The prediction has a mean pLDDT of 88.
The part of an RNA shown here (small-subunit ribosomal RNA, central domain) has 350 nucleotides and comes from Aliikangiella marina.
[in-house]
Context: one part of a larger RNA
RNA sequence: CUGGGCGUAAAGCGCGCGUAGGCGGAAUAUUAAGUCUCAUGUGAAAGCCCUGGGCUCAACCUGGGAACUGCAUGGGAUACUGGUAUUCUAGAAUACAGUAGAGGGAGGUGGAAUUUCAGGUGUAGCGGUGAAAUGCGUAGAGAUCUGAAGGAACAUCAGUGGCGAAGGCGACCUCCUGGACUGAUAUUGACGCUGAGGUGCGAAAGCGUGGGGAGCAAACAGGAUUAGAUACCCUGGUAGUCCACGCCGUAAACGAUGUCAACUAGUUGUUGGUCUUAUAAAGAAGAUUAGUGACGCAGCUAACGCGAUAAGUUGACCGCCUGGGGAGUACGGUCGCAAGACUAAAACUC
Numbered sequence: 001c002u003g004g005g006c007g008u009a010a011a012g013c014g015c016g017c018g019u020a021g022g023c024g025g026a027a028u029a030u031u032a033a034g035u036c037u038c039a040u041g042u043g044a045a046a047g048c049c050c051u052g053g054g055c056u057c058a059a060c061c062u063g064g065g066a067a068c069u070g071c072a073u074g075g076g077a078u079a080c081u082g083g084u085a086u087u088c089u090a091g092a093a094u095a096c097a098g099u100a101g102a103g104g105g106a107g108g109u110g111g112a113a114u115u116u117c118a119g120g121u122g123u124a125g126c127g128g129u130g131a132a133a134u135g136c137g138u139a140g141a142g143a144u145c146u147g148a149a150g151g152a153a154c155a156u157c158a159g160u161g162g163c164g165a166a167g168g169c170g171a172c173c174u175c176c177u178g179g180a181c182u183g184a185u186a187u188u189g190a191c192g193c194u195g196a197g198g199u200g201c202g203a204a205a206g207c208g209u210g211g212g213g214a215g216c217a218a219a220c221a222g223g224a225u226u227a228g229a230u231a232c233c234c235u236g237g238u239a240g241u242c243c244a245c246g247c248c249g250u251a252a253a254c255g256a257u258g259u260c261a262a263c264u265a266g267u268u269g270u271u272g273g274u275c276u277u278a279u280a281a282a283g284a285a286g287a288u289u290a291g292u293g294a295c296g297c298a299g300c301u302a303a304c305g306c307g308a309u310a311a312g313u314u315g316a317c318c319g320c321c322u323g324g325g326g327a328g329u330a331c332g333g334u335c336g337c338a339a340g341a342c343u344a345a346a347a348c349u350c
Stems, first nucleotide, its partner, number of pairs: 004321003007304002012318001014201004021194003025088007033081002035077008049065006091191001092188004096183004103177007110154001115149007125136002162169002206247006215241002220236004258317006266295012299306002323350003332343004
C1' cells in the first nucleotide's frame, strides 16, 4: 500500500452554493503521454539463490551462472485512459404554454378571545385545590350589558395534505420574488456529478441599541404539601416571549440513514399534472408522470427491521469511526461584546 465500517453497537458535517482537485455520455480522425512489446546501454564488487572446485568434512575460501523485478535511449502496437480536431443528442440547460402550493420579503385590512379602563344593572361573595390557604371584594368585586384602549396569536377549513436545501412555513388582500411539476415542439451541444479549503442560510435560548408589553412566564415573593420541599400544586410576578437593526452559530438541527446516477416482483391509500376509453352531467375505469404514506417478493441485516422514497445490486465524489473513563476537557490558535463556539491532546486509570 491492499484489506473493515458509519439507521439503533464508535462513526453522515444542521443545510445549501461553489474554488482547487477527483470522476465523467456517443461517433470519427489524429497524437502516442499513461499502457503493451522488442532491442541496446546501464543496473560496481561482495552477499542471497543455482551449479562446480579447494582446505580430511563443515563453517570458510573460490570459478561460473542466474538474479538485480529499476532507469535511460531507440524501434513498434493502439483496444482502453489522456491530449487535439470535427460532429451527435440519450445527460444537463434554455425558450413557449399551462398547473398546484402555510416557499420567501414588504405594506395594508379583519373577526373571535384574553386583559385593562370608563359607564349601566346588581349584591356578597369571587377565585383556587386532592383538600386548603395566600390573593381579589361592601372604598361595591365576581356575574351581566354598552363603549373604548392595547398587544399577541390566527379556531373551523386541517389531512402519515401542501411548499421549502435545511432551519422552517398556517386569517384575508395587494405588490415584489425563488423553486417545483406537466405538455408538445424548438434551441444550445456534455455546458455534467461531487466538492478539501471558502462562502451563505441556519429553531429555541442568549447578547447589544431603541421601541413595545395583552396573555404566558425562567428568576423572585407568598400560600400549600412534606421529616425536609431551595420542587411538583396554588396566588402573584420581572427578564424574556413581540418589532427594527446588529451579533451569536448551537439542538434528539432525527429518517439518529451525505449528495448524484443506473438497475432490480407486486398490492393498496393519498396530493399535483397529462393522455385514453365510455358518458347528458356529476362522477367512473385504464395508462403515464412527479411527490407523499402503508404492506410486501427477491436480496440485505447481529437482530430489530429495510425493501424502487433501500438499509438490495453497482458506480462517482466528499465527510466521519478505531475500547470505556479522563474529555468534546486542558493548552495553543481562530471567531465572539459576553455567554461561549470551532479546532483538539496527554498523564493517569479500568
It was read from a public genome assembly.